[in-house]
RNA sequence: AGAGUUUGAUCCUGGCUCAGGAUGAACGCUGGCGGUAUGCUUAACACAUGCAAGUCGUACGAGGGGCAACCCUAGUGGCGGACGGGUGAGUAACACGUGAGAAUCUACCUUUAGGAGGAGGAUAACAGUUGGAAACGACUGCUAAUACUUCAUGUGCUGAGAAGUGAAACGGAGCAAUCCGCCUGGAGAUGAGCUCGCGCCUGAUUAGCUAGUUGGUAGGGUAAAGGCCUACCAAGGCUACGAUCAGUAGCUGGUUUGAGAGAACGAUCAGCCACACUGGGACUGAGACACGGCCCAGACUCCUACGGGAGGCAGCAGUGGGGAAUUUUCCGCAAUGGGCGAAAGCCUGACGGAGCAAUACCGCGUGAGGGAAGAUAGCCCUCCGGGUCGUAAACCUCUUUUCUUGGAGAAGAAUCAAUGACGGUAUCCAAGGAAUAAGCAUUGGCUAACUCCGUGCCAGCAGCCGCGGUAAUACGGAGGAUGCAAGCGUCAUCCGGAAUCACUGGGCGUAAAGCGUCUGUAGGUGGUUCAGUAAGUCUGUUGUCAAAGAUUAGGGCUCAACCCUAAAUAGGCAGUGGAAACUACUAGACUAGAGCACAGUAGAGGUAGAGGGAAUUCCCAGUGUAGCGGUGAAAUGCGUAGAUAUUGGGAAGAACACCAGUGGCGAAAGCGCUCUACUGGGCUGUUGCUGACACUCAGAGACGAAAGCUAAGGUAGCAAACGGGAUUAGAUACCCCGGUAGUCUUAGCUGUAAACGAUGGAUACUGGAUGUCGCGUACUUUUUUAUGCGGUAUCGUAGCUAACGCGUUAAGUAUCCCGCCUGGGAAGUAUGCUCGCAAGAGUGAAACUCAAAGGAAUUGACGGGGGCCCGCACAAGCGGUGGAGCAUGUGGUUUAAUUCGACAACGCGAAGAACCUUACCAGAACUUGACAUGGAGCAAAUUUCUUUGAAGAAAGAAAGUGCCUUCGGGAAUGCUCACACAGGUGGUGCAUGGCUGUCGUCAGCUCGUGUCGUGAGAUGUUGGGUUAAGUCCCGCAACGAGCGCAACCCUUGUUUUUAGUUACCAUCAUUCAGUUGGGGACUCUAGAAAGACUGCCGGUGAUAAAUCGGAGGAAGGUGAGGAUGACGUCAAGUCAGCAUGCCCCUUAUGUUCUGGGCUACACACGUGCUACAAUGGCUAGGACAACGAGUCGCGACUUUGCGAAAAGCAGCUAAUCUCUUAAACCUAGUCUAAGUUCGGAUCGUAGGCUGCAACUCGCCUACGUGAAGGUGGAAUCGCUAGUAAUCGCCGGUCAGCUAUACGGCGGUGAAUUCGUUCCCGGGCCUUGUACACACCGCCCGUCACACCAUGGAAGUUAGCCAUGCCCAAAGCCAUUACUCCAACCGUAAGGAGGAGGGUGUCUAAGGUAGGGCUAGUAACUAGGGUGAAGUCGUAACAAGGUA
Repeated sequence: AGAGUUUGAUCCUGGCUCAGGAUGAACGCUGGCGGUAUGCUUAACACAUGCAAGUCGUACGAGGGGCAACCCUAGUGGCGGACGGGUGAGUAACACGUGAGAAUCUACCUUUAGGAGGAGGAUAACAGUUGGAAACGACUGCUAAUACUUCAUGUGCUGAGAAGUGAAACGGAGCAAUCCGCCUGGAGAUGAGCUCGCGCCUGAUUAGCUAGUUGGUAGGGUAAAGGCCUACCAAGGCUACGAUCAGUAGCUGGUUUGAGAGAACGAUCAGCCACACUGGGACUGAGACACGGCCCAGACUCCUACGGGAGGCAGCAGUGGGGAAUUUUCCGCAAUGGGCGAAAGCCUGACGGAGCAAUACCGCGUGAGGGAAGAUAGCCCUCCGGGUCGUAAACCUCUUUUCUUGGAGAAGAAUCAAUGACGGUAUCCAAGGAAUAAGCAUUGGCUAACUCCGUGCCAGCAGCCGCGGUAAUACGGAGGAUGCAAGCGUCAUCCGGAAUCACUGGGCGUAAAGCGUCUGUAGGUGGUUCAGUAAGUCUGUUGUCAAAGAUUAGGGCUCAACCCUAAAUAGGCAGUGGAAACUACUAGACUAGAGCACAGUAGAGGUAGAGGGAAUUCCCAGUGUAGCGGUGAAAUGCGUAGAUAUUGGGAAGAACACCAGUGGCGAAAGCGCUCUACUGGGCUGUUGCUGACACUCAGAGACGAAAGCUAAGGUAGCAAACGGGAUUAGAUACCCCGGUAGUCUUAGCUGUAAACGAUGGAUACUGGAUGUCGCGUACUUUUUUAUGCGGUAUCGUAGCUAACGCGUUAAGUAUCCCGCCUGGGAAGUAUGCUCGCAAGAGUGAAACUCAAAGGAAUUGACGGGGGCCCGCACAAGCGGUGGAGCAUGUGGUUUAAUUCGACAACGCGAAGAACCUUACCAGAACUUGACAUGGAGCAAAUUUCUUUGAAGAAAGAAAGUGCCUUCGGGAAUGCUCACACAGGUGGUGCAUGGCUGUCGUCAGCUCGUGUCGUGAGAUGUUGGGUUAAGUCCCGCAACGAGCGCAACCCUUGUUUUUAGUUACCAUCAUUCAGUUGGGGACUCUAGAAAGACUGCCGGUGAUAAAUCGGAGGAAGGUGAGGAUGACGUCAAGUCAGCAUGCCCCUUAUGUUCUGGGCUACACACGUGCUACAAUGGCUAGGACAACGAGUCGCGACUUUGCGAAAAGCAGCUAAUCUCUUAAACCUAGUCUAAGUUCGGAUCGUAGGCUGCAACUCGCCUACGUGAAGGUGGAAUCGCUAGUAAUCGCCGGUCAGCUAUACGGCGGUGAAUUCGUUCCCGGGCCUUGUACACACCGCCCGUCACACCAUGGAAGUUAGCCAUGCCCAAAGCCAUUACUCCAACCGUAAGGAGGAGGGUGUCUAAGGUAGGGCUAGUAACUAGGGUGAAGUCGUAACAAGGUA
């Protein structure tokens, strides 16, 4: 310090998530030691048991024990139980923090001054009687004090004074000295009470609160000021700087985190506060309204003899309960501290210690050194070679922290001695022996660390992104590795990262975000200058901000954690001295801001009134006749009762053509015929005046399009709703015919719009260019031109911006003020409140859910977007398919099986299924196998025959003894045995190689360097021409290059040359015949060359590229045809051609055999053949090819047969022989428009051939039979020249053939192309996009189903709060004088004083009434969210098909 995640990729915005640190923690796995800390965060829930506050006999009497000294004890009395210890419920408060203050008290302590003289009456204990279950009492009698009362005195107090008022224990100990006490003052110290400034959480969906309330006077009360309380008087007091109300919360020093500013927290330790079962109350006391005191009420628990009593662990342990979760019913007062005491001492769950817990922090260890044959074995992996665990182990040497055993043994003790819980602890010495001691998590990226096996969208993982559907580094296991380590992970919470609430330190044109606009209050901010003041500001100094903590330095435990000592300073508050620049304030001055006056000026600025013409509709009248109107096309509608059209007249309402302009005016909304009246604002100019009067503006007020509402008018046109006609699958729409509210006026309401420049207002500054509106100035005859101010536009510099863009009219640079934003959805919804007649408006959440939502730009793809161009794409033509019969393939169906694949398939894999092929089915068999390699044994191999069987196979018989040899044997072959293995047309083409199809023979696809851009990317490759072509030329921030195009290759077209056998034959002979001699001219064959390049001429073009025409030429602009297929796309096809990973089968999914099937048949489709006839059929005769094939072959020729063919038999391993008669064509004849002399399907009979075998299921021949079919609906295919069409021939496969197929060959041989509007496909440029799996895309809403949270709701339940009234305990105070009473007075009656009782005020709990707030729940109901494959449509994204 950052990283992951939105996208195909990019930049930005923006959320979510992670890496760090922390904890009083918890859970899982694991666990050696020590030190130091810490340990109910939940039920302020309930508590058994024990302990936690006593002490003093030197205050007192009494009792008991003891020989005595003396000891013990209940009671009276004193001091202490207000400290210490616990908890955080309440409390938003002078509670706390900090700093000040005045009207106070303070036991014990210190100091100081003075005093302590008289008098007196009781009472507990005790004794007796007595009540009660107990707790606890009652009565009578006795007694003491440092208990109590009173008088005197008094430095005190009150009071102006006079005067008044109020103390004490000659106690206790001691022989005594003396010590300890007592009373009253002053001072101090300590502690406490009170007041004030400032600071101190959230909510405005809490906006008004307050009657003792605010103040005064008088009185009361208190230790003390004070409405603290009472009476009277006044009407105040608080609040937008947030009162009141509601929610939450003990506050602080500090702790955690952070660079800091901050944020969160407030365990342990320390300070303060509050509380002590809940609520109320006082008493005592120096101090309490009192944790281990009292009284009352309430709830709960316990005891009870039912009459009545007892209790309060939020003290230490401990128990139950709650909870994810938190310890021992321990030791000791040895230390420190506290209470009492003169002291000894006693008490002390404060405290000191130990125990439990890895709860945290710190430290140590589990060994160290050597040791490669990188050992054997083992796990794991492997390409089978090895690698790895791994110097790890073994082995050698060494050490002993720790451990075990034995021995020694502290400090902590202060104080002469004595006194140690911890503790025989820490520590030390010796011996023993590597001995007693390693786990946890992770291993896809973030994030360090990888392989195998299992699993197969299952099981599971996951912090985010995301893994898992048969090769998972992501699940589970194993091995390895990585990280940390007595711990490691997980979970929870906090800070950080998050500049993601932004003071430091963010934003608002389009990402969330500028109020619709203006006026203006509070508030904030504010021009120039002089003087003063000193509030802010700056500076010196004083006090304070406890200690601890943090920082720095030093020191002590072996180090560290821990502890001790010292030092230090930013900052806060308060006081005080100084400075005066800035802000502020006070008093003056100024004119540049602002305003006023004056003179001009432009304008759809506003309101009201008056007037005008064009158009529309309606009415009346005329002319006139059959249609009009409307649409993509129609129809509804109007019209013979006379429309539309046209002429004239009249009526009505609304709107104002041209001018008209990124022109004008207005705050915005908005404003447009003309004239008039009233009226607001702006601009320009000139001087003059006022003298900062200014800017912005929370609340507030005003205006505010359209639609809508109320009332009254008005209504020509238009037109929601509605009616009808169309369209459509539907059409509650788009289109058409009608049509009511409304649109208009007046008076009100509403208060919203994409109210937009999606850009708040003001001021200042910062290059320009161009246009235009208003006013002025200068020169000017005018037009102009230049210039000043104010508007309004376009382009652009710097700068800014994520980019787009903005750019003196800023989105630049700055200042001031206001408004607003903080992920998407839920939602501008719910609820509450305000406004409104209503519609609705304003304000405005949460639960839940997702990991995105979004902005700008990029590349593609797509568009029922645009432009340009090409193609047998259309058009123009020729011939077909689709109809018939047949052949063939596919689907479907059937079947035991109809093997499989392919659908960019369908005469395809298959260049040939009767058996074989064959993969399928039924049955019969085999199991090292039909086939390969290796081991052992036997036998040569091999051939023939017989029997059984459907065959495979089994059994038997016979013939035969080979080759090499070092004589051991070996090679080949067959058989037998055992095991490694063979075998698989089984699966996966979505694990693959190779090959292929398709876009497409389309013209495209890229790279290097440079440049531009933050970047994805762009440029180049776009543009102007041209081409078949990214072909070429020109231009250009590009310059070059590669794969494609073209060319190079093959065939063909012309010529030359070379060579002539089996080919050829002009000339010369010869023959039936190029048959033979001969020839090398010709044809032909097959080698080598030539030829064509827009080369030449002319036109066009830009002088280019090129194009058009021409010449020459066999051929002319790629001459024709072929081969040749860029980067890539489709998880395209093929595991059944072959190869191959993994999986599967192994007496079977392998192998062999027989038979069957692949040939089935209601039907549908594709591809073909033959036809439907006369451009023809048939008969007879006649002519002309080329490519090819052949010895298991082609087969001449002869004979036989009607024929298929058969029987004989030449030639040929081929320019030699054979296949081999080509057919269409020509000549002659016949048929005459018909289901025919067309057509040939189907069927019958008889034959032939191949082959072990033609039944399922071959081909051919002859005779007979003679079906459909008369040119084919919608639709659709091929073809641009030697092409289509038509005619035959050959070949491969092959025993034969289903071939009408496929691949070739030649013969005959056309028509048409105006052209690119349209259909299809493609290319380039551009545009839009919410698509990127890329339009077969994306995506919206209702309905149905499941789940989740929420709102409303008749009600219902509970809690809290305040209020009114009723009742009123205990208690203080007041009052009364009913009862009682020792001290003092007294004439002994009584008085003073006190206690009890009664009454009154106040008042807890309780009751009652209505209210407010909160929470839970509810029949029913509403919308919302989520959910692989539901329904209906298609609203949005392209012009999304109606923007």
The prediction has a mean pLDDT of 84.
Small-subunit ribosomal RNA from a metagenome, 1443 nucleotides, folded computationally.
The RNAcentral record of the sequence draws on SILVA.
Its Rfam family is "Bacterial small subunit ribosomal RNA". Rfam links the family to the GO terms ribosome and structural constituent of ribosome.